[in-house]
Molecule: transfer RNA
Organism: Aquisphaera giovannonii
RNA sequence: GUGGUAGCUCAGAGGUAGAGCACCGGGCUCGGAACCCGGGUGUCACAGGUUCGACUCCUGUCCAC
Numbered sequence: 001g002u003g004g005u006a007g008c009u010c011a012g013a014g015g016u017a018g019a020g021c022a023c024c025g026g027g028c029u030c031g032g033a034a035c036c037c038g039g040g041u042g043u044c045a046c047a048g049g050u051u052c053g054a055c056u057c058c059u060g061u062c063c064a065c
Base pairs, nucleotide, nucleotide: 001065002064003063004062007021008020009019010018015052023039024038025037026036027035045061046060047059048058049057
């Protein structure tokens, strides 16, 4: 200096968190894979501050590079 958000890889940069893969349930099948339908499964590293409202801005700390 850059980064830390779902099991993994990553979006989201003030208005109440999403995608792909994986996973779970169902359909199909003699059974399985594939395919189709449905489901987000999360203390947004931790603490404090600003704000009507913070993943987002500010400060400190921890961790990785």